[in-house]
Context: one part of a larger RNA
RNA sequence: CUGGGCGUAAAGCGCGCGCAGGCAGUUCUGUCAGCAAGAUGUAAAGCCCUGCGCUCAACCUAGGAAUAGCACCUUAUACUGCUGAUCUAGAGUACUGUAGAGGGGGGUAGAAUUUCUGGUGUAGCGGUGAAAUGCGUAGAGAUCAGGAGGAACACCAGUGGCGAAGGCGGCCACCUGGACAAAUACUGACGCUCAUGCGCGAAAGCGUGGGGAGCAAACAGGAUUAGAUACCCUGGUAGUCCACCCCGUAAACGAUGUCUACUAGCAGUUGGGGGUCUUGAUCACUGGGUGCCGAAGCUAACGCAUUAAGUAGUCCGCCUGGGGAGUACGCCCGCAAGGUUAAAACUC
Repeated sequence: CUGGGCGUAAAGCGCGCGCAGGCAGUUCUGUCAGCAAGAUGUAAAGCCCUGCGCUCAACCUAGGAAUAGCACCUUAUACUGCUGAUCUAGAGUACUGUAGAGGGGGGUAGAAUUUCUGGUGUAGCGGUGAAAUGCGUAGAGAUCAGGAGGAACACCAGUGGCGAAGGCGGCCACCUGGACAAAUACUGACGCUCAUGCGCGAAAGCGUGGGGAGCAAACAGGAUUAGAUACCCUGGUAGUCCACCCCGUAAACGAUGUCUACUAGCAGUUGGGGGUCUUGAUCACUGGGUGCCGAAGCUAACGCAUUAAGUAGUCCGCCUGGGGAGUACGCCCGCAAGGUUAAAACUC
């Protein structure tokens, strides 16, 4: 390389947008590039076949055959391509509605923790397996009233919803993206995928400036213990929050790339639609989402099973024994931390 694979054995890029490229619906016209058939040309030697000659063989020699390539000519036109036209089933637009923690900035409410001030009040509080460190007669803890400030939004809440993923949850209005349903009208293949590229991307971390209630790496002390650089306790700084910028990684998981078509059912849930009616729950139908159980089939098994890991097709990514190693070196990116790309010797 061919091949075989990628839920858990090695292997799906964290997610999207998208240029080039690859692939691509219906009908007709033209063309004949691909594809197909035939003809001609393509030195000798060699390979293969049948013989001949060296005593055999290697070797030499005569004749024949064959494959494919290339060039050119002729024919064919189904398929692919190209050309011109057509259609509406893919895709999209308009119109009417629906649901939603989808995103952004702004405003605002209450509960609770902490702290401060004042009142009442007196000896404990706190903490644990048990304690101690700690707080408290300079009046704590408890309780009442008032003030300040920050962060998060109980119940509703749900294998509920929304989002491409990361993720998103008090309430209010504003700006804004997407999805779905129904009935028409319109455009007329405008599509799918996507190397490079561009953007988004939890937490932690970085820079500058704010903020700081609670929690809490580091750190300090108290315990435990043979020791205890831990688990438990008392404190506590970065950080957690905001603005702007960077980082670009996660068991970024459904460990399952995207799109399309097809292939038994049962019973949930969520938001639509029309229908039957007894207008109340009901009943059956229909198309979107999200879970459970299961047929065929698949699978090494576990399991998957119309939300496929089934049956097929398209395009991309990735794997090729373990360790060395996601490391070294080099380029690129980054303020740094580091990230991306990514070996070999050696060894089993």

The part of an RNA shown here (small-subunit ribosomal RNA, central domain) has 348 nucleotides and comes from uncultured Shewanella sp.
Its mean pLDDT, the model's own confidence on a scale to 100, is 89.
The RNAcentral record of the full RNA draws on Greengenes.
The organism belongs to Shewanella, within Bacteria.